[in-house]
């Protein structure tokens, strides 16, 4: 980098450094930010994907506990669109609501 697969409305902040941006990207919104953004470092925390231990069983799973490897710590992945689809409602054009993608992030695995 690419592929497969699971999850994404829960949860969790202080200090140092830095010095103007940030919320993935495009469009439209709405927010955060010199009472200090991003990035980096230290400490703390959350969660339980992988992992470990134990228990149960239909032997492949389930549950409990722990926290070694990741991850994460404003707002739902901040919201909507970017779907030749489906369903429902209003309906003159048309509009509104819901579901399913794509894209993205993270884990695990393959190349």
């Nucleotide at each position: 980098c690419c592929c497969u697969u699971a999850u994404c409305c829960a949860g969790a902040c202080g200090g140092g450094u830095g010095g103007a941006g940030g919320g993935a990207a495009c469009c439209g919104g709405c927010c955060c930010c010199g009472u200090g953004a991003a990035g980096c470092c230290c400490g703390g925390g959350c969660a339980a994907c992988c992992u470990g231990u134990c228990u149960c069983c239909c032997c492949g799973g389930a549950g409990a506990c722990a926290a070694g490897g990741u991850g994460c710590c404003a707002a739902a992945g901040c919201c909507g669109g970017a779907a030749u689809u489906c369903c429902c409602c209003c309906c003159g054009a048309g509009g509104g609501g819901g579901a399913g993608a794509a894209c993205g992030a993270u884990g695990a695995g393959a190349g």

Description
Predicted 3D model of a 111-nucleotide RNA (SAM riboswitch aptamer (S box leader)) from a Dehalococcoidia bacterium. The source organism's lineage runs through Bacteria, Bacillati, Chloroflexota and Dehalococcoidia. Model confidence (mean pLDDT): 82 of 100. Rfam family: SAM riboswitch aptamer (S box leader). Gene Ontology term of the family: regulation of gene expression. Rfam's curators write: The SAM riboswitch is found upstream of a number of genes which code for proteins involved in methionine or cysteine biosynthesis in Gram-positive bacteria.